[in-house]
Bacterial large signal recognition particle RNA from Methylomirabilales bacterium (SeqCode), 268 nucleotides, folded computationally.
The organism belongs to Methylomirabilales (SeqCode), within Bacteria.
The coordinates come from a structure-prediction model, not an experiment, and the mean pLDDT is 76.
A source record names the gene ffs.
The RNAcentral record of the sequence draws on ENA.
RNA sequence: CCGUGCUAGGCGGGGAGUUCGUGGUGCCCUGUACCCCAAAUCCACGUAUGGGGGGCUGAAUUCCCGCCUUAGGCUUUGGUUUGGUACCAGGAGAACGGCCCGCACGUGGCGGAGAUGGCCGGGUCCUGCGCAACGGGUUCCCGCGAACCGAGUCAGGUCCGGAAGGAAGCAGCUCUCAGCGGAUCCCCCCGUGUGCCGCAGGGUCGCCUGGCCUGAGCUAACGACGGUGCAGGUGCCUGGAGCCGCCGGGUCGAGGGCGGGUGCACGG
Numbered sequence: 001c002c003g004u005g006c007u008a009g010g011c012g013g014g015g016a017g018u019u020c021g022u023g024g025u026g027c028c029c030u031g032u033a034c035c036c037c038a039a040a041u042c043c044a045c046g047u048a049u050g051g052g053g054g055g056c057u058g059a060a061u062u063c064c065c066g067c068c069u070u071a072g073g074c075u076u077u078g079g080u081u082u083g084g085u086a087c088c089a090g091g092a093g094a095a096c097g098g099c100c101c102g103c104a105c106g107u108g109g110c111g112g113a114g115a116u117g118g119c120c121g122g123g124u125c126c127u128g129c130g131c132a133a134c135g136g137g138u139u140c141c142c143g144c145g146a147a148c149c150g151a152g153u154c155a156g157g158u159c160c161g162g163a164a165g166g167a168a169g170c171a172g173c174u175c176u177c178a179g180c181g182g183a184u185c186c187c188c189c190c191g192u193g194u195g196c197c198g199c200a201g202g203g204u205c206g207c208c209u210g211g212c213c214u215g216a217g218c219u220a221a222c223g224a225c226g227g228u229g230c231a232g233g234u235g236c237c238u239g240g241a242g243c244c245g246c247c248g249g250g251u252c253g254a255g256g257g258c259g260g261g262u263g264c265a266c267g268g
Base pairs, nucleotide, nucleotide: 001268002267003266004265005264006263009057010056011055012030013029014028015027020046021045022044023043024042034054035053036052037051063261064260065259066258067257068256069255072252073251074250075249076248078247079246080245083244084243085242087240088239089238090237091236095234096233098230099229100227101226102225105223106222107221108219109218110217117213118212119211120210121209122208123207124206125202126201127200128199129198130197131195132194133192134191135190136189137188141182142181143180144179150175151174152173153172158167159166160165
C1' cells in the first nucleotide's frame, strides 16, 4: 500500500417555549435525513445526551475537533427628523368644513286683483263688573226612617184602691228627629285652566284685520360676495407615551467553506 472480516461512531441539527435541570413529542428555522411503539390535565431520564424493539452503514464525501461565513430565533432604560399605525396634552386659527351677521349680484317666491310707507280704528293681552254655562250646597217637594233611652193612641198583662176609678207603659198602628235616598224648574250661597257674550278702564313690542291716502317695489329660501364675527371638527405646530417595522448592540446558531484528527484482527 492492497484485500477480507469487525469495532467505536453515524443514520440529522438548531431556536424559542416547557422544566429543578436535560432530552423528546407539539411550534418555528434549516433542508432530505432508516423503520415501529407511547408522549401536553405529557413521555423518558438524573449528568446521561431521551426510553423500548428492529434494521442499515462503518474508519471516511459520511465519524470527531478548530476557525471563518451565515438562514433563522431570542433579547434590548440604544437610535428612529429613514417609515407606518392608532392615542394623549397644549397651541395657533389666514387652508377645508360648520355656525352667525351683512348685502341684494343671480335663481326663486309675493306684488297694478296694489308692493312699500303713512294716518285712524278693531282683535289678540291685563283689571273690574255683569250675563251665560258647568259643578257643589241650602231651601222647597217626594219616599224611607227610633228594640229601650222621641211623640200620640196604647190590646194583653202589671201596679194602687173595698169599689168607683186612677197610674206607668211593652208589642202593634200612626207621626216625626238625626240621617239616608230621589227629584232639582225657579230663589239664594260658593267655586271655575268655562265663554266666536256684554259694559267700562288700561295697554298695544310683535302678529292678524277693517277704512283712507300713496303708487313699485318687497322678501332673503338657495347660490355668489363681504366680515381682524364665533367655535375649534378634519388637517397644521409643539411635547409625550404605546405597538409594528428598520438600523445598531448582545446571545444562541441549522447549513456551507477551509484546516486538522481517529482504530482492531488476519492474509498478501